[in-house]
Context: one part of a larger RNA
């Protein structure tokens, strides 16, 4: 586990609320009596007709107006209601202010709650009483019983030696001890050995401790539960011990934990605010439903106008820092100085003024969006009845969270804390996102055809290897976000933008040239472009620095700027973007969901097809509100941007066991069981065939209840 039975909000009091009957300014008995029972009698007694006030005491509307429904040809009357106002009595100097008054109650029965009992069911560790227990065991007593062998050898005796004696010495002898070694017997070290649904709720093997003793052991006996014993572990008192068992009080008691039994239909929450020896509970409030009343507005949306306010953002007017600067003060700061002193200069520091600089939740000369609160108007919704109101029933007072957005605190930062605003999960099904409460679509009465949303069309997998134009060469990518890798860098590439050169020839390359004054002047041992200072002219030219670099001891020599030639179309050099590349480490081998893509199956832009949901639309049905007919809860015909749904409320119905009253079946075969058929939204029903072998159904103005199981480590019995 799994199957049968059993299993949980009974009941009785009283109370409050609705319904629905009796009777009504009244209504009812209640113990008890008579009776077979129905029913009769029985008024004591309650409740209600008059309230206000601690008491004492005083002690109340047939006033007035709106007006629904309703009546009526109308004007109008108008229960009930609302509103004024009047009135009782308290309180108060007094204004005022409670409470009450213009008649409906009361008895039965029924739902539904509460209160009081065990009080929906099972579940404590405890307490307290009364017994029973020391065959375990822990001390004590009484009476018995047991301890192999072998080691060591105390006092004490004796022999012998020495001595004047005390007395030493030594053989032998002798047999003490909480003494050794060790067997029986107690014991339980280790191995944390073996077992560990064991041979066993402490066993089994080795090892080890003690063993003439504070030793071990039969039999008898004392001591009992806040009591005993205790060489002392809070250890043991019968496998039970920081208070034994076993019945009883007792269904102790839990604000915790489970679990609570048949269907369908309307509606549908909350986890907020306050309180609380309050934080795992409660109680009021708000949010939910269910009735009743009332009888004209209500209003979550747009949209103007007014009113409020000091955020965001901004600025430096104020309050407060801030970074540079100029000035001017400084006797009560410093330090150089200058002087003989007095007193001066200079300079850092201070304050203060101006001029520019940056900033502030607790700054503000300013200052929005959005927000409140009024009114209009428009839009919704409402006499097919809205808002309001009252009464009965509740659940809930652990939220999350994500998403967003907006703050604050903390924090290196979290799928973090803690808050505000909407949404969403909770309670929400379907389709996407690989899977994946809350991220995108979308709000599911039942079946059945269609079209579309997110998203998506190689293959897995429905649909496009779709049509353009770009871009990426890393398998970068094939992630909307949840689930992203950064500063920082690139002569990867493709784009844009400025600037400058070019057919009077630009970049690159290759060739040429690349000079004279003069080795410029210093300076140097030398210094000729090229160690270093200084100056950096002139001429001739196509052009050529008083020199880019190499080079020399200086020279030389190579080279370059620079211009010629050859070549023939673009080239240089800024910026900004798009995709890529480096930057790039994690533990089995590896993850774009997989395979596998490369002018994509990747990326970016346009387009047009299809494909995709319980969406949306058509058709056919079931329900529910409502509306109109007709006497109707029926039954026809309309209307619904009705019919997800957890706690919960609330209709209505299935089905078991009995009673009542009608009324059936059944040995020609009842119940009950095993199997198929049908009807119903469903709980169920009903009918066949087979087993069965005496009892068993229907229907109602019914009525009564130990009345419905899957679960509670639930109980009994089976397997």
């Nucleotide at each position: 586990g799994c199957c049968a039975g059993g299993g949980a909000g009974a009941u009785u009091a009283c109370u409050g609320u609705u319904a629905u009957g009796g009777c009504g300014a009244g209504c009812u008995u209640a113990a008890c009596c008579u009776g077979a029972a129905a029913a009769g009698g029985g008024a004591a007694g309650g409740c209600g007709a008059a309230g206000g006030g601690a008491a004492a005491c005083c002690a109340a509307c047939u006033u007035c107006g709106u007006g629904c429904a309703a009546c009526g040809u109308a004007a109008g009357u108008g229960a009930g209601a609302c509103g004024a106002g009047a009135g009782a009595u308290c309180u108060g100097a007094a204004a005022g202010g409670g409470u009450c008054u213009a008649u409906a109650g009361u008895c039965a029965u029924a739902g539904c709650a509460a209160u009081a009992a065990g009080g929906c069911u099972a579940g404590a560790a405890a307490c307290c009483g009364g017994a029973c227990g020391a065959u375990c065991u822990a001390u004590u007593c009484c009476u018995g019983g047991a301890c192999a062998a072998g080691a060591u050898g105390a006092a004490g005796g004796u022999g012998g030696g020495c001595g004047a004696a005390a007395g030493c010495c030594u053989g032998c002898u002798g047999g003490a001890g909480g003494u050794c070694u060790g067997a029986a017997g107690g014991g339980g070290u280790c191995c944390u050995g073996a077992c560990g649904u064991g041979c066993a709720a402490a066993u089994c093997g080795g090892u080890c401790c003690u063993c003439u003793g504070a030793u071990c052991u039969g039999g008898g006996a004392u001591u009992a539960g806040g009591g005993g014993u205790c060489a002392a572990a809070a250890a043991c008192c019968a496998a039970u011990c920081u208070a034994g068992u076993c019945c009883g009080g007792u269904g102790a008691u839990c604000g915790c934990u489970a679990g609570u039994u048949c269907c369908c239909a309307c509606c549908g929450a909350a986890u907020u605010g306050g309180a609380u020896c309050g934080c795992a509970g409660u109680c009021c409030u708000a949010c939910c439903u269910u009735a009743g009343u009332c009888g004209a507005g209500a209003u979550u949306g747009c949209u103007u106008g007014u009113u409020c306010u000091g955020u965001a953002g901004a600025g430096c007017a104020c309050c407060g820092a801030u970074c540079g600067g100029a000035c001017a003060g400084u006797a009560a700061g410093g330090g150089c100085u200058c002087g003989a002193a007095a007193g001066g200069g200079c300079u850092c520091g201070c304050u203060g003024u101006c001029c520019a600089u940056u900033c502030g939740a607790a700054c503000u000369c300013c200052g929005a969006a959005u927000g409140u609160a009024c009114a209009a108007g428009c839009g919704u919704c409402g006499u097919a009845g809205a808002a309001g109101c009252u009464a009965g029933g509740a659940g809930g007072c652990g939220g999350g969270u994500u998403u967003a957005u907006g703050u604050g605190g903390g924090g290196u930062a979290a799928g973090c804390c803690u808050c505000a605003u909407a949404a969403c999960c909770g309670a929400g099904a379907g389709g996407g996102g690989g899977a994946c409460a809350a991220c995108c679509c979308a709000g599911a009465c039942u079946a059945a055809a269609g079209u579309u949303a997110a998203g998506g069309u190689c293959c897995c997998g429905a649909a496009a290897u779709g049509u353009c134009u770009g871009c990426u060469a890393a398998g970068u990518g094939u992630c909307a976000a949840a689930c992203c890798a950064a500063a920082g860098g690139g002569u990867g590439u493709c784009u844009u933008u400025g600037a400058g050169c070019a057919c009077a020839g630009a970049c690159a390359g290759c060739a040429g040239g690349a000079a004279g004054g003069u080795a410029g002047g210093c300076u140097c041992a030398g210094a000729a472009g090229c160690a270093g200072c200084c100056a950096u002219c002139c001429u001739u030219c196509a052009a050529a620095g008083a020199g880019u670099g190499c080079g020399u001891a200086a020279c030389a020599g190579c080279u370059c700027a620079c211009c010629u030639g050859c070549c023939g179309a673009g080239c240089u050099u800024g910026g900004g973007g798009g995709c890529c590349c480096c930057g790039a480490a994690a533990a089995u081998g590896c993850a774009c969901g997989g395979g596998g893509c490369u002018a994509a199956a990747g990326u970016a832009g346009a387009c047009u097809a299809c494909c995709g949901a319980u969406a949306c639309u058509u058709u056919a049905g079931a329900u529910c509100a409502c509306c109109a007919a007709u006497a109707a809860u029926a039954u026809u015909g309309g209307u619904g941007u009705g019919u997800a749904g957890u706690a919960g409320g609330u209709g209505g119905g299935c089905g078991u066991a009995g009673u009542g009253a009608u009324u059936g079946g059944g040995u020609a075969g009842a119940a009950g069981c095993u199997g198929g058929g049908c009807u119903g939204u469903g709980a169920a029903g009903u009918c066949c065939a087979g087993u069965g072998g005496a009892c068993u159904g229907a229907u109602c103005u019914a009525c009564u209840a130990u009345u419905g199981c899957a679960g509670a480590u639930c109980c009994u019995g089976g397997u």